[in-house]
């Protein structure tokens, strides 16, 4: 780097160093010298893996009863750890419609999709 499952309208920022950029990609639109990226510290959010808990399936193994383990569901007003993550809906749009405007246009406002692009995680090899 490839496949694959799953989620993306929620929620979280202060300080130091630096010293011009950042919002994946185009266009648009924003953020940035009242300080961008990036590196520390601290602190917080969030639960995906985790951690507790119960009942119900499926499946295996002992057994008189019945228990035990695996995986799926379900609940936590759990957060010890490993990730993530702390402008703006994944900042809008990109795929197929509807209905407006315009001389055109990547135009406006709206349905649906999850297709395709991107992110995070948790597993395959």
């Nucleotide at each position: 780097c490839a496949c694959u499952u799953a989620u993306c309208c929620a929620g979280a920022a202060a300080g130091g160093c630096a010293g011009a950029g950042g919002g994946a990609a185009a266009c648009g639109c924003c953020c940035g010298a009242u300080g961008a990226a990036g590196c520390c510290u601290u602190g917080g959010c969030a639960a995906c893996c985790c951690c507790g808990g119960a009942a119900g399936a499926c499946u295996g193994a002992a057994u008189c009863a019945u228990u035990c383990a695996u995986u799926c569901u379900c609940c936590g007003a759990g957060a010890a750890g490993g990730u993530g993550c702390c402008a703006a809906c994944u900042c809008g749009u990109u795929c197929c419609g509807g209905c407006c405007a315009u001389u055109a246009a990547g135009g406006g406002c709206u349905g649906g999709g999850g297709a395709a692009a991107g992110a995070u995680a948790a597993g395959u090899c």